A computed fold for a 346-nucleotide part of an RNA from a metagenome, annotated as small-subunit ribosomal RNA, central domain.

Context: one part of a larger RNA
């Protein structure tokens, strides 16, 4: 390279926007680049194949044949691809109307509850475990009662539930704002799909600078435990967690499943729309579960949400170990990220 594969064996990019790049609906006609078919030139010899001939034979040698799959001309053909001239509505899209939901953003705002302050009531414990002990307490704890302070998450409702490209979103109200989806078919008239690079997003925990800090809490410190215990259990506690502004750019970022289009036997259930019916009822669109035909898989299992049939487009794999390591080269304030080996060795 051709085949092969990528849910769990080695492989789907963390998720989206989009450039280049590939690929692309239905039809009328041009054209003849790709295709295709004819003829013609070139495509050195040797070598190779075939037949056949010369050295007694073979090696070797000659002759004629094919090969040399390829290029350039010119003549044709027009289904396909591909330019192009027009047309069309099923892909996309745009409007109208109705709709839906924890989508995002800023602001203000509630009540439980920890904690901590003051006061009040009481008094010997309280806390904590398996069991205790460190810890708090007569300078009055816990336990109750009031009031007040801050921070931080948001019981119930709650669902196998919505939303959102992913990451993620959930007390209330109110501005701002993305989106989806139905219902008509009025408009535009292939305007599409991927999508190397490339930009933006991107939990957590790290980092910067300035705030804040009530619970919890790495680190730490102390009592336990234990043969030891740099742990697991117990008291405390510092960075953190939180806010703002800028980094970081990573995850088991998981459906361990890239994205689009078409097609392929049925049950049943959620959500949120639309149609019919007077009403049981029922038809249909999206979206989100369960169970299966047939069909796939090694099998577990998938199964119209495909891991089934088929097309396109990107992205990835080729034994473990060394190694996501050296190196260099980039990106970052750093921490480290990205990219990515060989040498030995089984």
């Nucleotide at each position: 390279c051709u085949g092969g594969g990528u849910u769990u064996a080695a492989a789907g990019g963390g998720u989206g926007c989009g450039u280049a790049g590939g690929c692309g609906g239905c039809u009328c006609g041009a054209u003849a680049a790709g295709u295709c078919a004819g003829u013609g030139g070139u495509a050195a010899a040797a070598u190779g194949u075939a037949a056949g001939g010369g050295c007694u034979u073979a090696a070797c040698c000659c002759u004629u044949a094919c090969c040399u799959u390829g290029c350039c001309a010119c003549u044709g053909a027009u289904a396909c691809u591909g330019u192009u001239u027009g047309g069309c509505u099923a892909g996309a899209g745009u409007u109208a109307c109705g709709u839906g939901g924890a989508g995002g953003a800023u602001a203000c705002u509630g009540g439980a509850a920890u904690u901590c302050g003051u006061g009040g009531u009481g008094u010997a414990g309280c806390g904590g475990u398996g069991a205790a002990a460190u810890g708090c307490a007569u300078a009055g704890a816990u336990a109750c009662c009031a009031c007040g302070a801050g921070g931080a998450a948001c019981a119930c409702c709650a669902a196998u539930u919505g939303c959102g490209a992913a990451g993620g979103c959930a007390g209330g109200u109110a501005u701002c704002u993305g989106c989806g989806c139905g219902u008509a078919a009025a408009c535009u008239g292939a305007c599409g799909c991927u999508g190397a690079g490339g930009c933006a997003c991107g939990a957590a925990a790290g980092c910067a600078u300035g705030g804040g800090g009530a619970g919890c809490g790495a680190a730490c410190a102390g009592g336990a435990u234990u043969a030891g215990a740099u742990a697991c259990c117990c008291u405390g506690g510092u960075a953190g967690u939180c806010c703002a502004u800028g980094c970081c750019g990573u995850a088991a970022a998981c459906g361990a499943u890239g994205g689009a289009c078409a097609c392929u036997c049925g049950g049943u259930g959620c959500a949120c729309g639309g149609g019919a019916u007077a009403g049981a009822u029922u038809c249909u669109g999206u979206g989100u579960g369960c169970c299966c035909a047939a069909g796939g898989g090694a099998a577990a299992c998938c199964g119209a949400u495909a891991a089934g049939u088929g097309u396109c487009c990107c992205a990835c794999c080729u034994g473990g170990g060394g190694a996501g390591u050296a190196c260099g080269c980039u990106c970052g304030c750093a921490a480290g990220g990205g990219u990515g080996a060989a040498a030995c060795u089984c």